[in-house]
Context: one part of a larger RNA
RNA sequence: AGCAAAGGGUGAAAUACCUGGUACCGAGAGCCGAUGAAGGACGUAUCAAGUUGCGAAAAGUUACGGGGAAAUGCGAAAAAUUUAUGAUCCGUAAAUAUCCGAAUGGGGAAACCCGUCAGAGAAAAACUCUGUCAUUGUAUACUGAGAAAGUAGGUAUACUAAAGGGAACGCUGUGAACUGAAACAUCUAAGUAACAGCAGGAAAAGUAAUCAAAAGAGAUUUCGUAAGUAGCGGCGAGCGAAAGCGAAAGAUGGCCAAACCUAAUUUAGAAAUAAUUUAGGGGUUGUGGGAGCGCGUAAUAACAAAAGAAUAUAGUCGAAGUUAGUUGGGAAACUACAUCAUAGACGGUGAAAAUCCAGUAGACGAAAUAUUUUUAAGUUUGGCGUUGACCCGGAGUAACGCGGAUAAAGCAUACUCUGCGUGAAUAUAGGUGAACCAUCAUCUAAGCCAAAAUACUACUCGGUGACCGAUAGCGAACUAGUACCGUGAGGGAAAGUUGAAAAGAACCCCGGGAGGGGAGUGAAAAAGACCAUGAAACCCUUUGUUUACAGGCGUCGAAAGAUGUUAUUUAUAAUAUCGAUCGAGUACUUUUUGUAGAACGGUCCGGCGAGUUAUUGUGCGUUGCAAGGUUAAUGAUUUUAAAUCAGAAUCCGAAGAGAAAUCGAGUCUUAAUAGGGCGUCUAGUAGCGUAUAAUAGACCCGAAACCGUGUGAUCUAUCCAUGAGCAGGUUGAAGUAUUUGUAAAAAAAUAUGGAGGACCGAACCCACGUCUGUUGAAAAAGGCGGGGAUGACUUGUGGAUAGCGGAGAAAUUCCAAUCGAACACGGAGAUAGCUGGUUUUCCUCGAAAUAGCUUUAGGGCUAGCCUUGAAUGUGGUCUAAUGGAGGUAAAGCACUGAAUUGGUGAGGGUCCCUAAAAGGAUACCGAAUCAUAUCAAACUAAGAAUGCCAUCAAGAUAAUUUCAGGAGUCAGACUGCGUGAGAUAAGUUUCGUAGUCAAAAGGGAAAGAGCCCAGAUCAACAGCUAAGGUCCCUAAGUUUAUGUUAAGUGGUAAAGGAUGUGAAAAUUCUCAGACAACCAGGAUGUUGGCUUAGAAGCAGCCAUUCAUUAAAAGAGUGCGUAACAGCUCACUGGUCGAGAUUUUUUGCGCCGAAAAUGAGCGGGGCUAAAACAUAACACCGAAGCUUUGAAAUUUAGGAUUUUUUAUUUUAAAUUAAUAAAUACUCUUAAAUUGGUAGAGGAAUAAAUUGCAAGGAUGAAGCAUGGGCGAAAGCAAAUGUGGACGAAGCAAAAGUAAGAAUGCCGGAAUGAGUAGCGAGAUAUAUGUGAGAAACAUAUAGGCCGAAAGUCUAAGGAAUCCUGGGUAAAGCUAAUCUGCUCAGGGUAAGUCGGGACCUAAGGUGAGGCUGAAAAGCGUAGCCGAUGGACAACUGGUUGAUAUUCCAGUACUAACUUAUGAUUCAAUACGAUGACGCAAAAAAAUAAUCUAUCCUAGUUCUGGAUAUACUAGGUGAGAAAUCACGAGCGAAUUUUAGUAGUUAAGUAGAUGACGUUUUUUGCCAAGAAAAGUUCGUGGAGGUUAAUUAUAAGUUACCCGUACUAUAAACCGACACAGGUGGACGAGGAGAGAAUCCAAAGGCCGGC
Repeated sequence: AGCAAAGGGUGAAAUACCUGGUACCGAGAGCCGAUGAAGGACGUAUCAAGUUGCGAAAAGUUACGGGGAAAUGCGAAAAAUUUAUGAUCCGUAAAUAUCCGAAUGGGGAAACCCGUCAGAGAAAAACUCUGUCAUUGUAUACUGAGAAAGUAGGUAUACUAAAGGGAACGCUGUGAACUGAAACAUCUAAGUAACAGCAGGAAAAGUAAUCAAAAGAGAUUUCGUAAGUAGCGGCGAGCGAAAGCGAAAGAUGGCCAAACCUAAUUUAGAAAUAAUUUAGGGGUUGUGGGAGCGCGUAAUAACAAAAGAAUAUAGUCGAAGUUAGUUGGGAAACUACAUCAUAGACGGUGAAAAUCCAGUAGACGAAAUAUUUUUAAGUUUGGCGUUGACCCGGAGUAACGCGGAUAAAGCAUACUCUGCGUGAAUAUAGGUGAACCAUCAUCUAAGCCAAAAUACUACUCGGUGACCGAUAGCGAACUAGUACCGUGAGGGAAAGUUGAAAAGAACCCCGGGAGGGGAGUGAAAAAGACCAUGAAACCCUUUGUUUACAGGCGUCGAAAGAUGUUAUUUAUAAUAUCGAUCGAGUACUUUUUGUAGAACGGUCCGGCGAGUUAUUGUGCGUUGCAAGGUUAAUGAUUUUAAAUCAGAAUCCGAAGAGAAAUCGAGUCUUAAUAGGGCGUCUAGUAGCGUAUAAUAGACCCGAAACCGUGUGAUCUAUCCAUGAGCAGGUUGAAGUAUUUGUAAAAAAAUAUGGAGGACCGAACCCACGUCUGUUGAAAAAGGCGGGGAUGACUUGUGGAUAGCGGAGAAAUUCCAAUCGAACACGGAGAUAGCUGGUUUUCCUCGAAAUAGCUUUAGGGCUAGCCUUGAAUGUGGUCUAAUGGAGGUAAAGCACUGAAUUGGUGAGGGUCCCUAAAAGGAUACCGAAUCAUAUCAAACUAAGAAUGCCAUCAAGAUAAUUUCAGGAGUCAGACUGCGUGAGAUAAGUUUCGUAGUCAAAAGGGAAAGAGCCCAGAUCAACAGCUAAGGUCCCUAAGUUUAUGUUAAGUGGUAAAGGAUGUGAAAAUUCUCAGACAACCAGGAUGUUGGCUUAGAAGCAGCCAUUCAUUAAAAGAGUGCGUAACAGCUCACUGGUCGAGAUUUUUUGCGCCGAAAAUGAGCGGGGCUAAAACAUAACACCGAAGCUUUGAAAUUUAGGAUUUUUUAUUUUAAAUUAAUAAAUACUCUUAAAUUGGUAGAGGAAUAAAUUGCAAGGAUGAAGCAUGGGCGAAAGCAAAUGUGGACGAAGCAAAAGUAAGAAUGCCGGAAUGAGUAGCGAGAUAUAUGUGAGAAACAUAUAGGCCGAAAGUCUAAGGAAUCCUGGGUAAAGCUAAUCUGCUCAGGGUAAGUCGGGACCUAAGGUGAGGCUGAAAAGCGUAGCCGAUGGACAACUGGUUGAUAUUCCAGUACUAACUUAUGAUUCAAUACGAUGACGCAAAAAAAUAAUCUAUCCUAGUUCUGGAUAUACUAGGUGAGAAAUCACGAGCGAAUUUUAGUAGUUAAGUAGAUGACGUUUUUUGCCAAGAAAAGUUCGUGGAGGUUAAUUAUAAGUUACCCGUACUAUAAACCGACACAGGUGGACGAGGAGAGAAUCCAAAGGCCGGC
């Protein structure tokens, strides 16, 4: 370390539970609000953070009812109280009700600030309290411009007028896009989403200028049906009525305008009269009405005082066991015996209760308020007849043209709506009946109102669930729209359980604490507050066993040994754990031709996680009825979401044919009686189940995008307004002055001057290079350098511009870490021919990767191939024979072409000749033709094999066809053969054909998808074989026989090469002596001739290379010399003594042979073989075949039983018999049983419901688990646990996980690893359980234009004191910006408001606009600007220009004294402004001093031109304060209280002050206030002013931090952040170095 067992920890699954949620049902209610809503802020309790209640009368007050014992909410304890004089509590009606909010006196950054008028608070002022004051509309009254009247306008009064909020439902205005159409534009989505306006409890619609059709109906609305019909439609996708019929509900409902009458008014007129306007009466419609005339006064209808009744809002009564025994902590359980029931619903009580509690059935009840209803005084309304006279009956209307909407897209298009244009008739008229016209029918527009049936549920009460049960159910069972995130719109969690009862652990021990051990409580503490039960991952401990040469998808099979257990017959059996060693064996999923794959996905465990539902169709199964079947809406009953009954409207079927008229078992076609097409010759229909399709998100997850409405300019871009900033040094433009110069100028020189998108260079801004950093210190920085730095500069505050947009010195750059179109929410579950995922078992069958078409090629449709069911009944396939069609292979060259040699040869070229013509020559080219030898996918006179078609007979086999339901497949791969393409390359590509893989395991080929053998139902320690093998690894022959190979060839390869070796054949030589070897000769003419310096066999040339001697010997084969010489060879003889040389064919070998991680039999190893060849016998060898047993399926039989039908019997029924069919079970025989996509069948598990066992003598769950089943799975028993709940039969589904870079949680690994975020600490003492870090001290170091001090913004208590150490702090901590408890911010003068205005915002009236809204005058708001009164010192633990002391100032009022005439709105000035440069003055500040004061000193004393410290402030002044030093009480407290000297002079000198001056061009806010002037409403009981005294003086901020540990950056983050002060030495300087005051030493 592994495995096993036992015991723990961690963790929170599963079980059990429910005060929560969810979906509905029945009632109610359907609004709240200026009498101040909804919603909030802030308060409110004895103590009080949250929540609930309430409102300064504040967990409450009053009255009236109910109720009857405790109460002060959730929520305990303590404290203090209330209550039978009736509390708390419940109901009804009142009171109070801060501030914000429509918000309404004005303003505003919601919960704040500031006012007017009246009243009150003891004069005034100030302050406080109560009430009041918005706008618009309407009405009334008064008034009243231009402009006479009148009007607009103004003022006042009145109004329970409006406004604003609210879930869905309703009507109206505006109105998308994704999407579908496999693209897209008409179309669709859809008049949907969204925005906007307005209303009600409902809304809308509504009593025919309506429908119909020759018959009629009689407002609207809703349901069923008509009907997916008529129709519309790129006639595509799709869209889709109406009448009628059946029902619900009902009211064949009403009112005006007009005619007519009356009265009043105004105008015209002399008047009559006419007209206008207003009011009253009258009157209201289609078989026409009214007026008029006549009759008539009642019926009807609406509203309704008052009284009664019922209901709602609190409640009351309410039967019967606390009977006995047993178990237990506890009885409601069990046993036994009782009781009630108009009550056995439900919940609680220490387990499971009709009879214990609370309730239930039933009965009863209201001072007060509300609703409904009955009766009904009363008020209002109003009827009938007649008429051929007369009057009236809705105008910019109907209609027409353009446009919209009707199911309908302008279409032949009616009806309807009306923004624009045109524009009737008048009852003898008009509209409609689907263009239009006629006839006929029907109705009467251009005015209005209206219940019920219908839609919805934020809200109240009651109830129900085969709805959920803490990853579920609402996001939320808990402090939930909370914490947290975001500038904002907006987004948005996690988190339940002690016990019956706290009886919540007194006391003791260890420890600083946390925590633990005892004791005690309890049934249980293995219920201890992290609390029921308590699985897994993961982490430990103990025991058994194994392991130290061992190599792996870790499982299966075999197994020595060790250690146990059980049983009995006690030495055997059974069994458990570990197991040395041996054999076989490269996970799963997905996607693929094909994956161990180094192709995809998963760290592990647990939970969640995907074919559902509705409607319609089709098929099958099943049930009911059957030539018929069936109800829908609705109604009735009722035990009330059920069920039963009623209900025939409707639908399907029973008759079809035809375009139709029409006819009809036929009909159509046609001249036809012919022929043909479609029919007739019976089975449907309605449920339920299942399969599948269509429409819906439709199996789940996943885009980039599109559209709508909003939110964002705290980042950034540009702009507007108002402020601020830029050390120091340099250069020296114009102009000016003087001089020179000129006729005058110009020009020059010298000064002066101080310009500049000028120069150098800090702050500041930027970002060019490089290094570092890259899980950073930092989501853009740091180090070292760099650029600009008076300008087109930088920066603060406030504001403007918004996504179909803005901004842009322009880069597709910026618009909150997001930009080729921001962000948020919605349409929305957009769409996805694409990728991924899709959960239990077994049984039967089982594909495809092809064709055609396709904006089609990785998609689809039809066919092909699969499956299930039904039907058909030999038609399928193979074999023999016969008969056919054909043009391939091979072959051939007549054709078409290609192509070889020769002959002949037209014609041409060249040469010769030539004046020309002609001619000649030719080893040149060459048609045609002849002969010869060839080639072809697109050549064929000729032509197979195989295959294909057909016929017939027999045999074998077991399939074939048709119809109906359901699919999948359209990427294929390799191998052999035949082709094409390619290079007769490819593990390439394309066809054909066969096989295998795919979807196929097993054996062989070492290992291998496609090769060889062979097709796995299961089991066996049986047998035989195939391919291939038999020395060992490794099962089987070291088998037999004959050869070959020597190369480890075998156990890679070519051209080419080679006296390798075997076999065969052939030629030649050879005992007359071959071949080889050895011995000897190898000569002469001659040094042949020529050439040459020389050439003699041997540089070269020549050739009758000759001749002689000889056994033989070249005018010479090679070496050699300058040339000779010399050595050889050919050739000859001898020795030797038998074969030798050469060539060809062939078997097996050799060389040729160099590559990249280690490798060319699988290894060892093999040589008369373990190689190769030939032959033979034996054996091994598979999941093949056989044997034995078992299972399932199919087929064919048999048996019993059930059911159905038919027949017989019977008057009929039952029964019985017979026959047929069917199903279950049993049984016999045979065959079959690999399997992906896929089709079909049968089962298992889990949650729920009904019926219904069991359960405290112990349910579920959890742990172990003998045993059972073919599997999914089931399960005895034991332990734990402490209350529920199996099997079986039915039902109904949120029903099964290992994978989706899945979601949530927990736990590992990496790993005790990286890191601990710029920098200096050391020592001592103290405190403490503990000190590197805390406190104190000393020493050392760092910053010092900051790392110091003040302040704005922002933050929001971080400030101070005391306590604490769990967490936070990158370590520790006694410490802290942490935690707990207390405390702390004091203003007439500081800042803001009670003053002003800028940009901009808002905006009475007003203008514009579908709505929302946009703009804008007066006015108002709005600082970053204008105006405006205080300084010094002291004081606290924490505040100070605020408190205190001192001394001032501002405003108002009062009083006193004096003087004067003033004075509001208004007007004019002032207020009032740029940049740069320069100068002067006085200061701030600094420095110096032999000066002043005090002190110290050079080692003993003294001393200074030495040294140290100090040498200030307010006020007009007096004066006061401060002040180095000295210095207590009293150990700390403390250098504190106290005391106290001097308090001068000179130098330098600002960018600040003095609104200075000069220059320049870009020409540089407004208003209030103040003062001056003009003017004069008003005023004399007034007003102004001076002096003095007195009084009054409001609200908000004020702590702390502030270049940072407190702000913005997720952090105690090397970043960012406006203004003021800014000393000294050196220096031009705010650079840089050192250092004062002061601060700090960085949290390993």
Molecule: large-subunit ribosomal RNA, half A
Organism: Clostridiales bacterium